The RNA shown here (Fluoride riboswitch aptamer (crcB RNA motif)) has 64 nucleotides and comes from Thermococcus sp. The sequence was found by an Rfam model in a public genome assembly.

[in-house]
This record gives sequence, structure tokens and C1' cells, in this order.
RNA sequence: AAAAUUCCGGGCGAAGGCGUCCGCCCUAAGUGCCCAUUAGAGGGCUAAUGACGCCUGUUCUCCC
Repeated sequence: AAAAUUCCGGGCGAAGGCGUCCGCCCUAAGUGCCCAUUAGAGGGCUAAUGACGCCUGUUCUCCC
């Protein structure tokens, strides 16, 4: 100096917040899918979750 591991801490999981759990990363983790294109430009689609619960927002249907 580099790499690996452990502890502590922090961060991340496609467009809101909180709690719990799970996974991942330590400058990375992360930056959705489909069609088309050499690539890019372009067109289309799902969902407020990583999962569960709650709150808020948006859309559709029904009832009062």
C1' cells in the first nucleotide's frame, strides 16, 4: 500500500411518509419493463411497498 474478515456506524432497494422485517452496499448498493435502432433519438405498459401494516395523494367502479 492492497485485499479479506469481524465489530460499530451510515447508506441503498424504479415517482410520498412512518413502523417492522428481509436483502444489499461501504463510495458502492441504486437508476422498472416492452417494441424499434449498430447505438442513440422515438413509441408503449405496470405499481405510491423489497415485503407487510398504516397514513396521504392520484385514477376507476358501485352505493348513500